A computed fold for a 682-nucleotide part of an RNA from a Candidatus Microgenomatia bacterium, annotated as large-subunit ribosomal RNA, domain II.

[in-house]
Context: one part of a larger RNA
RNA sequence: ACCGGUGAGUUAUUGUUUGCAGCGUUAGUUUAAGCAAGUUUCCUUGCGUAGACAGAGUGAAAGCGUGCCCUAACCGGGCGAUAGUUGCAAGUAAUAGACCCGAAACUGGGUGAGCUAACCUUGAGCAGGUUGAGUCCUACAGAAAUGUAGGAGGAGGACCGCACUCGUUACCGUAGCAAUGGUAUGAGAUGACUUGAGGUUAGGGGCAAUAUGCCAAUCGAACCCAGAGAUAGCUGGUUCUCCCCGAAAUAUAUUAUGGUAUAGCGCUAUGUAUACUCUUACGGGGUAGAGCACUGAAUGGUUCGUGGGGGAGCAAUCUCUCGCAACCAAUCAAACUCCGAAUACGUAAGAUUUAGCAUAGUAGUCAGGCUGGUCGGGCUAAGCUGAUCAGUCAAAAGGGAAACAGCCCAGACUCCCAUUUAAGGCCUCUAAAUCAAAGCUAAGUUUUGAAGGAAGUCAAGAUCCUUAGACACCCAGGAAGUUGGCUUAGAAGCAGCCAUCUUUUAAAGAUAGCGUAACAGCUCACUGGCGGAUGGUUCUUGGCGCCGAAAAUUUAUCGAGGAUUAAGCUUUGUGCCGAAAUUGGAGAUUUGUUAGUAAUAACAAGUGGUAGGGGAGCGUUCUAUUUGCAGUGAAGUUGGAGUGUAAACUCUGGUGGAGCGGAUAGAAGUGAGAAUGCCGGU
Numbered sequence: 001a002c003c004g005g006u007g008a009g010u011u012a013u014u015g016u017u018u019g020c021a022g023c024g025u026u027a028g029u030u031u032a033a034g035c036a037a038g039u040u041u042c043c044u045u046g047c048g049u050a051g052a053c054a055g056a057g058u059g060a061a062a063g064c065g066u067g068c069c070c071u072a073a074c075c076g077g078g079c080g081a082u083a084g085u086u087g088c089a090a091g092u093a094a095u096a097g098a099c100c101c102g103a104a105a106c107u108g109g110g111u112g113a114g115c116u117a118a119c120c121u122u123g124a125g126c127a128g129g130u131u132g133a134g135u136c137c138u139a140c141a142g143a144a145a146u147g148u149a150g151g152a153g154g155a156g157g158a159c160c161g162c163a164c165u166c167g168u169u170a171c172c173g174u175a176g177c178a179a180u181g182g183u184a185u186g187a188g189a190u191g192a193c194u195u196g197a198g199g200u201u202a203g204g205g206g207c208a209a210u211a212u213g214c215c216a217a218u219c220g221a222a223c224c225c226a227g228a229g230a231u232a233g234c235u236g237g238u239u240c241u242c243c244c245c246g247a248a249a250u251a252u253a254u255u256a257u258g259g260u261a262u263a264g265c266g267c268u269a270u271g272u273a274u275a276c277u278c279u280u281a282c283g284g285g286g287u288a289g290a291g292c293a294c295u296g297a298a299u300g301g302u303u304c305g306u307g308g309g310g311g312a313g314c315a316a317u318c319u320c321u322c323g324c325a326a327c328c329a330a331u332c333a334a335a336c337u338c339c340g341a342a343u344a345c346g347u348a349a350g351a352u353u354u355a356g357c358a359u360a361g362u363a364g365u366c367a368g369g370c371u372g373g374u375c376g377g378g379c380u381a382a383g384c385u386g387a388u389c390a391g392u393c394a395a396a397a398g399g400g401a402a403a404c405a406g407c408c409c410a411g412a413c414u415c416c417c418a419u420u421u422a423a424g425g426c427c428u429c430u431a432a433a434u435c436a437a438a439g440c441u442a443a444g445u446u447u448u449g450a451a452g453g454a455a456g457u458c459a460a461g462a463u464c465c466u467u468a469g470a471c472a473c474c475c476a477g478g479a480a481g482u483u484g485g486c487u488u489a490g491a492a493g494c495a496g497c498c499a500u501c502u503u504u505u506a507a508a509g510a511u512a513g514c515g516u517a518a519c520a521g522c523u524c525a526c527u528g529g530c531g532g533a534u535g536g537u538u539c540u541u542g543g544c545g546c547c548g549a550a551a552a553u554u555u556a557u558c559g560a561g562g563a564u565u566a567a568g569c570u571u572u573g574u575g576c577c578g579a580a581a582u583u584g585g586a587g588a589u590u591u592g593u594u595a596g597u598a599a600u601a602a603c604a605a606g607u608g609g610u611a612g613g614g615g616a617g618c619g620u621u622c623u624a625u626u627u628g629c630a631g632u633g634a635a636g637u638u639g640g641a642g643u644g645u646a647a648a649c650u651c652u653g654g655u656g657g658a659g660c661g662g663a664u665a666g667a668a669g670u671g672a673g674a675a676u677g678c679c680g681g682u
Base pairs, nucleotide, nucleotide: 001682002681003680004679005678006677011096012095013094014093015092016091017090018089019088020087021086022085023084028053029052030051034047035046036045037044038043057064058063067079068078069077070076099237100236102234106227107226108225109224110223111222117201118200119199120198121197122196123195124194125193126191128160129159130158131156135152136151137150138149139148140147141146164188165187166186169184170183171182172181203219205215206214207213212221240617241616242615243614244613245612250263251262252261253260254259264365265364266362267361268360269359270358271357272356274355277351278350279349280348281347282346283345289339290337291336295333296332297331299329300328301327302326303325305324306323307322308321309320310319311318312317368393369392370391371390372389373388374387375386376385377384398409399408400407413587414586415585416584418583420581424577425576426575427561428560429559433574435573436572437571438570439569440568446563452547453546456544457543458542459541460540461539462538464536465535474529475528476527477526479503480502481501484498485497486496509524512523513522514521588607589606590605591604592603593602594601595600618671620668621667622666623665624664625663626662627661628660629659636655637654638653639652640651641650642649643648
C1' cells in the first nucleotide's frame, strides 16, 4: 500500500408534541406493589381502587366561587365558565458515559537504588622510569648563630608512562556491530584514585563537588493498578435508495467573540385570509441639490464709524499700521439651514394573485466572499477594512469572457441525429457573412499605460493676404544727419542709462540676431524684380494615429495561424450560427382542482440544490403465524441473461455438499471508503 473482517444517535426513567388504538364525551380513564390460578427458563388471565390525571375557577393570601381579582366603587380591565384518560409507535428534552475514538493532567493504594546518585561495612588493585622536600651523618669554616661540600634518606591531590578509569578532537557509523558503537588522537594514572561483595535513603519523596542532573533504554516530578467510559465550548470520523421543500453567516446578551441562549431566516402539521406588485388619494420628513437668513470658516474693497500702537507738528491736524463694527462684492461646511426634491416609507380604497399571517412541533445558521451604486477609515492605496442598497457565488450545472467560484446570458425531472433564440459571434483552427453601404486608420494601431511633446492625417470653423500678382525659393537694395546724447580707457544700431526724431526714398528700426578691444563684417525687419495660384498665412475644435514605452527559462499584453479600400476602428442594414433557455414529441413524478366508492382520468402549476426538515421504500439477522424448496443437489461462491426510477430482485451454467426461502406481523448488536481507526492476510 492493497484485500478481507470489524467499527459510531443506543438503553432506562420522567416530561412534552404528533399519529394510531381501547374506554369515555349523559364524567370519566387507569391501576402500583402484592395475591391467586394456569403454565412453568418465561409468561398469560383474574383479583387488588393505595395512588395519579380529568371533573372549577380565581387571588400573593385569608378567602370567595361560575365566577374570582384589581378598587372606596367600577358602565373599565385581567383570568375563567365540561373532555378526557390509558397504552403503543415516532419526534424531541432532561438525568444518566448518552453518537464513536482521542488528551496533557489530578487523586488513592502499591512496586522499584540488580541501572544510576550519595553514604555505611568489609575486601581488592595501581608495570617501569624520573625528580629528590623536611630531617639526619661526616668533613671544612666560624666564638657562635650558621654557612659550604659530600653522603644517607625518600616527601609530593610532584613528573613521564602500561594495566585501570575517563571520553578531548577528527573521521566513520546514522534501519548502525551498537536504542550512544568503532578507529586514530587525547586526560588522570598514590589519589577529593579505581573497583568487588553486602547494606541504607522512595516519588507532595530521595540523592545531587546544581547539570533540572540521576532515581532500571522513562524524570520540571518514576513505574503499576484503581477512581475511569476523568473532562475535552477542540480535531477527526459517523455505513442503503428515491421523492418534496430548503436556509444562514444578522440583532441582542454573554469571563463573550472559532461556544451558547432568545429573536431573524428553513421545514412539518393545523387553521385563517391576507402578503408582494400596480393604480388612485392623503400624509410626515430635512437627504441630493441649493443657499448664506443662524452657527462657524474664509478673500478683496469702502468708511467725517470706533479702539490700540508708531511718526511729523507748539497745537489744530495730517499720516502709517494692527484689530473691531457696519456696508459692498465674491465663496465654503458630516456634526450650518431662509429653502428643498426624486426615490423610499406610512395609511386607505381598487385590481391581479396564494407568494402572507397565526398556533404547535422541529432544525441548521452566529468565520461569509466577490461585482456594481452611495459613503466612513486608509494614501479618493490594497484581491484592504466597515456601513447601506442590488446581484451572484456560497448551495448553480449549461452557453460566452482562450483558460477563469463571485462578470455577461440563462436557472439542468428523464429521453429525442426535432424548433426558435439570449449573451456572444460568423477568414482557418471553429458552428455561422471573406455580406452590403459610407467613412477613418498605416501605427500590425488593433493586440496594456500618464503627465508632457510633435509641419502624422481626416473633417469642421475662424482669420488675414491674393492676377492692382499673395506664400516659398532665387536676384537686388536695406541709405543720410550720425560715432544720437550720456557714460566710459573705448561704447560707432547691438555693456549700461536717457531719448527714439528728421531727411532721401520703391524701401530701410537712432536697430531683431550673430560678431569686434572698439570699428569693421554677416543676416533680419522693410522694398523692388523674377515666378504665376485648382492659391496662401495664422488660429480654434473634433476623429483616428505617433513618441513618451526598460527584465529576467520561451515569442509571451490578439487563444493561435494570420489579417491592411481589413479578418482593424466609427455609423447603418440584412441574414445566419449560437445554451441543459424556448417550442414540439414521448415518458416519470409532486401539489392542487374536477369527476369517480375506488382504481383511475382530465386540466393547471411545478420537479438545480449545501446545512437542514419532511415523506416513501430496498436490503440484513432473529422471533411468531402461515405457506414452500432441497443429495433428481440447500446455503455460499463464480460466469451469463433479464426486470425495476433506485436501494435491489428473478432466471440460468459451473463449483459446492446440507440446509434454505416466500407472505403477513414483530424485535434489532440492521447497511462503511475514509476516523495518521482496530485485527488478520499478502

Annotation: The full RNA is in RNAcentral, with records from ENA. Taxonomically the source falls in Candidatus Microgenomatia (nom. nud.) (Bacteria, Bacteria candidate phyla, Candidatus Microgenomatota). The coordinates come from a structure-prediction model, not an experiment, and the mean pLDDT is 84. Rfam family: Bacterial large subunit ribosomal RNA. Rfam links the family to the GO terms ribosome and structural constituent of ribosome.